[in-house]
RNA sequence: GCUCUUUUCGUCUAGUGGCCUAGGACAUUGUCUUUUCACGACAGAAACGCGGGUUCAACUCCCGCAAAGAGCA
Numbered sequence: 001g002c003u004c005u006u007u008u009c010g011u012c013u014a015g016u017g018g019c020c021u022a023g024g025a026c027a028u029u030g031u032c033u034u035u036u037c038a039c040g041a042c043a044g045a046a047a048c049g050c051g052g053g054u055u056c057a058a059c060u061c062c063c064g065c066a067a068a069g070a071g072c073a
Stems, first nucleotide, its partner, number of pairs: 001072007010026004018056001028044005049065005
């Protein structure tokens, strides 16, 4: 330098155009339970890398940029 892949709550992940006001696990916060802690139950907060485009509608499709990774030279 060329080609390809990935980027979603704090972490790991689901989501293949409308059912998404984005779900789950762990973690975290509150309440209940307990003499207390732990466990358990219930509830809450928390995310689509950035910029454009296509579309009635985009986390999803297309382009560029950034970051990470793989292969070739």
Transfer RNA from Gloeotilopsis planctonica, 73 nucleotides, folded computationally.
The prediction has a mean pLDDT of 82.
Its Rfam family is "tRNA". The family's RNA type in Rfam is transfer RNA.
The RNAcentral record of the sequence draws on ENA.